[in-house]
RNA sequence: GGUAUUCCGUUGGGGCGCCCCGCAAAGGGGCUGAGAGGCAAUCUGCCGACCCAUCGAACCUGAUCCGGGCAAUGCCGGCGUAGGGAACGGAUGAUGGCAGUGA
Numbered sequence: 001g002g003u004a005u006u007c008c009g010u011u012g013g014g015g016c017g018c019c020c021c022g023c024a025a026a027g028g029g030g031c032u033g034a035g036a037g038g039c040a041a042u043c044u045g046c047c048g049a050c051c052c053a054u055c056g057a058a059c060c061u062g063a064u065c066c067g068g069g070c071a072a073u074g075c076c077g078g079c080g081u082a083g084g085g086a087a088c089g090g091a092u093g094a095u096g097g098c099a100g101u102g103a
Stems, first nucleotide, its partner, number of pairs: 006091005011053004017031005037047004059084003065078004
């Protein structure tokens, strides 16, 4: 209770950082991560992969924040029961509980 779950479609949301080699460009390498890509070109646009979509920690704000750690970085934790944040349709369909019936 056609509920939970899982999957699919369409649509939408989102980020792409830190460091090293190299005069530089090209190129290559290391760290974290699901994802650190490509093109144009200039701080923006498009494409791609990836993640997330209200049961919403994808992502943004606070934040030039606090603690720890690192070669360095939103690297880890706190902040966080904070403030925001993008949804519709379809398929599947329980466990358990309760009730009824039969043996």
A computed fold for a 103-nucleotide RNA from Salipiger mucosus DSM 16094, annotated as TPP riboswitch aptamer (THI element). The sequence is in RNAcentral, with records from Rfam and Ribocentre. NCBI's taxonomy places the organism under Bacteria, Pseudomonadati, Alphaproteobacteria, Salipiger, Salipiger mucosus. It matches the Rfam family "TPP riboswitch aptamer (THI element)". Rfam links the family to the GO term thiamine pyrophosphate binding. The prediction has a mean pLDDT of 77. Of the family's consensus pairs, 96% are formed in the model.